SAM riboswitch aptamer (S box leader) from a marine eukaryotic metagenome, 111 nucleotides, folded computationally.
Rfam family: SAM riboswitch aptamer (S box leader). Rfam's curators write: The SAM riboswitch is found upstream of a number of genes which code for proteins involved in methionine or cysteine biosynthesis in Gram-positive bacteria. Its family is annotated with regulation of gene expression in the Gene Ontology.
The model forms 91% of the base pairs in the Rfam consensus.
[in-house]
RNA sequence: CUCAUAAAGAGUGACGGAGGGUCUGGCCCGUUGAUGUCACGGCAACCGGUUGAAGCGGCGCGUUUCAAUGUCCAGGUGCCAAAUCCAGCCGGCAUAAGCCGGGAAGAUGAG
Numbered sequence: 001c002u003c004a005u006a007a008a009g010a011g012u013g014a015c016g017g018a019g020g021g022u023c024u025g026g027c028c029c030g031u032u033g034a035u036g037u038c039a040c041g042g043c044a045a046c047c048g049g050u051u052g053a054a055g056c057g058g059c060g061c062g063u064u065u066c067a068a069u070g071u072c073c074a075g076g077u078g079c080c081a082a083a084u085c086c087a088g089c090c091g092g093c094a095u096a097a098g099c100c101g102g103g104a105a106g107a108u109g110a111g
């Protein structure tokens, strides 16, 4: 940089001691100990694996696509407050409160 995904799901203990939830605003979480680190546990199914179907090829094999599968290996990552906590920019609807759609930014995976 490109593509895909996101209102589902899943926490205990130890350490530690003040901010944390990316940014801004809001709103939350936090000395009844948050954020973080470590251990163990769990969730999920992006990649990998396995199985099946179809296509292609140089055809007992390889490869691509699709589907199924977590009782799926000592698998590779990720995640386990709140919708990615909500909004931010554009558009539509609405008297308004607000609602809906699409973006931006960030996150994760694959390349």
Base pairs, nucleotide, nucleotide: 001111002110003109004108005107011040012039013038014037015036019029020028021027023088024087025086026085041080042079043078046076047075048072049069050068051067052066053065054064055063056062057061084105089102090101091100092099093098